Predicted 3D model of a 79-nucleotide RNA (c-di-GMP-I riboswitch aptamer) from a Frankiales bacterium. Its mean pLDDT, the model's own confidence on a scale to 100, is 86. The organism belongs to Frankiales, within Bacteria. The sequence was found by an Rfam model in a public genome assembly. Of the family's consensus pairs, 100% are formed in the model.
């Protein structure tokens, strides 16, 4: 550096809820709170799920990154 991931360490986010907001939704955003996360950091590119529309149907559009594959970036630094 590069694979790696430890009863090390400095530290990160933030899942169900609950207030408050937004959107037709799915969802997001913000605050509290924490089930976990070695990227639970970024990107809708492939499946996958979910939403809306339609002329039932093949189609159109969105939405989920803490579903899965994949690409990029990264903190430390044992075995």
């Nucleotide at each position: 550096u590069c694979a790696c991931g430890a009863c090390a360490a400095c530290g990160g986010c933030a899942c169900a809820c609950c207030c408050g907001g937004u959107a037709c939704g799915a969802g997001c955003c913000g605050g509290g709170g924490a089930c976990g996360c070695a990227c639970a950091g970024c990107c809708a590119c492939g499946g996958g799920g979910c939403c809306c529309c339609a002329g039932c149907g093949g189609g159109g559009g969105g939405c989920c990154g803490g579903c899965c594959g994949g690409g990029c970036c990264a903190c430390c630094g044992a075995a």